The RNA shown here (Lysine riboswitch aptamer) has 181 nucleotides and comes from Compostibacillus humi.

[in-house]
């Protein structure tokens, strides 16, 4: 003169930032389920298939119709509160746990290499009762950060605009180690 790398602390993006919670509201749905009556006449249930095991059924199963009663969970909405800025989300051909037992599948939960700066819209696939919503993939727009270039302002290291590129293990500020001459 200046403030290298590692590290620590504190912050920013957005008026729809991310997530969670309880109460409320709509939907789920006049659905599931229960009861009664009639028809029916031997099966039905325990996620699917096969085997077992258990429960139930001629004191009438499944199914259909009528009548009366009649939910809930998940997901969603606006506000409130709380925690935060990889907030959070997804996630393998993988591993573990659960579903009456075993095998395969399916579903749910936990972990998981890896991916995504954020928001919105469009198309498509999956989940879902759903034209709600979420997620994956592709595209578009907006937006924040950094770098570079151009132009203008400012007048000495910054501001604005445009363009290109990049990614959160990033960026800004301070401390800090002690970097270069």
């Nucleotide at each position: 003169a200046g403030g290298a790398a590692a590290g620590a602390u504190a912050g920013a993006g957005g008026u729809u930032g991310c997530a969670a919670a309880g109460a409320c509201c709509a939907u789920c749905a006049g659905u599931a389920c229960u009861u009664a009556u009639g028809c029916g006449g031997a099966g039905g249930g325990g996620a699917g298939u096969g085997a077992g095991c258990c429960c139930u059924g001629a004191a009438g199963a499944a199914g259909c119709a009528u009548a009366a009663g009649g939910a809930a969970a998940g997901g969603g909405g606006a506000a409130u509160u709380u925690g935060c800025c990889g907030a959070a989300g997804c996630g393998g051909a993988c591993g573990g746990a659960a579903u009456c037992u075993c095998a395969c599948u399916a579903u749910c939960c936990c972990g998981a290499a890896g991916c995504u700066g954020g928001u919105u819209c469009u198309g498509u696939a999956u989940u879902g009762a759903a034209u709600a919503a979420a997620u994956g993939c592709a595209g578009a727009a907006c937006u924040g950060c950094c770098a570079u270039a151009u132009a203008g302002g400012u007048c000495u290291a910054u501001c604005u605009a445009u363009a290109u590129g990049g990614a959160g293990u990033g960026c800004u500020a301070u401390c800090g180690u002690g970097u270069a001459c």
Background
It was read from a public genome assembly, where an Rfam model found it. NCBI's taxonomy places the organism under Bacteria, Bacillati, Bacillota, Bacillaceae, Compostibacillus. Rfam family: Lysine riboswitch aptamer. About the family: Riboswitches are metabolite binding domains within certain messenger RNAs that serve as precision sensors for their corresponding targets. The coordinates come from a structure-prediction model, not an experiment, and the mean pLDDT is 78.